[in-house]
RNA sequence: AUCCGAGAAAGGCAAAGCCCGGGCAACCGGGCGGCGCAAAGCCACGGGCCCCCUCCGUCCUCCCGGGCGGAACGACCGGGCAGCCGGGCUACCGAA
Repeated sequence: AUCCGAGAAAGGCAAAGCCCGGGCAACCGGGCGGCGCAAAGCCACGGGCCCCCUCCGUCCUCCCGGGCGGAACGACCGGGCAGCCGGGCUACCGAA
């Protein structure tokens, strides 16, 4: 130094849920919370999932519009998830 990861020490992060704010939404930021995490630190590069939008079916409605279900040529484009997997970059501690 690399791999590795202990009923080690110190410290760190924070799921669901609730509150406030942003967003059409997925979701994001802050607070409480703590399921978990040895990269649960960072990056949407590959795959995946989700949203918007579009299309199809169906239902409600006078209309506008909306609810539910589906989409393997839903190809491209836009957005989100790094706590879905892979990959890249970086990092604390040190028993075996």
A computed fold for a 96-nucleotide RNA from a Chloroflexota bacterium, annotated as c-di-GMP-I riboswitch aptamer. Model confidence (mean pLDDT): 83 of 100. It matches the Rfam family "c-di-GMP-I riboswitch aptamer". Its family is annotated with cyclic-di-GMP binding in the Gene Ontology.